[in-house]
This is a predicted structure of a 72-nucleotide RNA (transfer RNA) from a Candidatus Microgenomates bacterium.
RNA sequence: GCCGAUGUGGCUCAGUGGUAGAGCGAGUGUUUCGUAAACACUAGGUCGCAGGUUCGAUUCCCGCCAUCGGCU
Repeated sequence: GCCGAUGUGGCUCAGUGGUAGAGCGAGUGUUUCGUAAACACUAGGUCGCAGGUUCGAUUCCCGCCAUCGGCU
């Protein structure tokens, strides 16, 4: 230099056009003499950045950034 993959709550990941979810973790409550467990509830993400298409973009297109892999 070229090609490809990935980027979404604190972590691991779903979500392939119509208001963004799960598990774990965190907080609160119930329960217990207490802890753990269990159960219920709550908070937490302008979906890497910027532009385009569209009535509407996490999703489609272009560019850039970061990480990883391959080729030279």

Its Rfam family is "tRNA". Rfam describes the family as follows. Transfer RNA (tRNA) molecules are approximately 80 nucleotides in length. Rfam classes the family as a transfer RNA.